[in-house]
Context: one part of a larger RNA
């Protein structure tokens, strides 16, 4: 357990998708389950309440009321909800005409700059590294240098932007080929509430990790060594294997963050950038204007404990999930459950402040 709340004090599930159930536009009708209103029968008695009486009062008792906020039966009422029919188009949806994108999944072809390795030329003693230096590299030729050749992984400077896309994780060298998702712009035409949320369930989920098979050039846990230091299982250097990369199985977590759940209405305004549309002026580029959409940022009312937040709400209301209820113990134990394992998801209690 009524309540109160959840952007930083506990507290928005990572995210979509959706089953059940809650909840749902505008008109006409039907029916009476809620719903109202009447009238009946029940609602045991004592108690409490109220008026009276009886004990001298008073506790106490007696009578009579009223309450018993409920429950059945039944006759009406038809707003509202809910049935039922018949419409509707403004919600949601499809068509149609054009638009934007690092939106996602497959494959090819090819780019260039940098790294490292090979061979080759040139050269000769040192390179490297730091605070300084050492381990390390090198006279078996090292670092450097060559419009030098050649190999392989990786990753895409600038363009690049509080720019774009995408439900969230996420997407970024050009090119091209298939296959695919979502949005936005106009104007009609079509269906006709077809709709919102969503317990459960389902699917996508960075990184690290694990399995099995490639592949491994640069970094790099672990490990090695060299240095700092009282010591250094560390920071710094010098090496390095797992991994970082592909490809197929798992894993399911994250400061998974806008620390803000979703959807619909309404409620001053300025200015920026992105993506249409339409007007007016114009030869035209292009400028001003209006609107729709997404993105920033200032800001009123209003809200907030305060900071801030304000049409992208943390304001006004509504519908539904989900979550919190004092630190600590402890996101632990135990038991289900999933996972190969890590380990996840559920998740106390004693104490004890």
């Nucleotide at each position: 357990u009524u309540g109160g709340g959840c952007g930083u004090a506990a507290a928005g599930a990572g995210u979509a998708u959706g089953u059940a159930g809650g909840c749902g536009g505008c008109u006409a009708u039907u029916u009476a389950a809620g719903u109202c209103a009447g009238a009946c029968g029940u609602g045991u008695a004592a108690g409490c309440c109220c008026a009276c009486g009886g004990c001298u009062c008073a506790a106490c008792c007696g009578u009579g009321g009223a309450a018993u906020u409920g429950c059945g039966u039944u006759u009406g009422a038809a707003a509202c909800u809910a049935u039922u029919u018949a419409g509707c188009u403004u919600g949601a949806g499809u068509g149609c005409a054009g638009g934007a994108g690092a939106g996602g999944a497959a494959g090819g072809c090819g780019g260039g700059a940098a790294u490292u390795c090979c061979c080759a030329g040139u050269g000769u003693a040192g390179c490297g590294g730091u605070g300084a230096a050492a381990u390390g590299c090198a006279u078996u030729g090292a670092u450097a240098u060559u419009g030098g050749g050649g190999a392989a992984g990786a990753a895409c400077a600038c363009c690049g932007g509080u720019g774009g896309c995408g439900a969230a994780g996420g997407c970024g060298g050009c090119c091209c080929u298939u296959c695919u998702g979502g949005u936005c712009u106009g104007a009609c035409a079509c269906u006709g509430a077809c709709g919102c949320u969503g317990a459960g369930a389902u699917a996508c989920g960075a990184a690290a990790g694990c399995c099995a098979g490639g592949g491994g050039a640069g970094c790099g846990a672990a490990c090695g060594g060299g240095a700092u230091u009282a010591g250094a299982u560390a920071c710094c250097c010098c090496g390095g294997u797992a991994g970082u990369c592909c490809u197929g199985g798992c894993c399911g977590u994250a400061a998974a963050c806008g620390a803000u759940g979703g959807g619909c209405a309404c409620u001053a305004g300025g200015u920026g950038c992105g993506g249409g549309a339409g007007g007016u002026a114009u030869u035209g580029a292009u400028c001003c204007c209006u609107u729709c959409c997404g993105u920033g940022u200032c800001g009123c009312a209003g809200c907030u404990a305060a900071c801030g937040c304000a049409u992208u709400a943390a304001g006004u209301g509504c519908c539904c999930c989900g979550c919190c209820u004092g630190g600590g113990g402890a996101g632990u134990a135990c038991g289900g459950u999933c996972g190969c394992a890590a380990g996840g998801c559920u998740g106390a209690a004693a104490c004890u402040c």
A computed fold for a 353-nucleotide part of an RNA from an uncultured delta proteobacterium, annotated as small-subunit ribosomal RNA, central domain. It matches the Rfam family "Bacterial small subunit ribosomal RNA". The RNAcentral record of the full RNA draws on ENA, Greengenes and SILVA.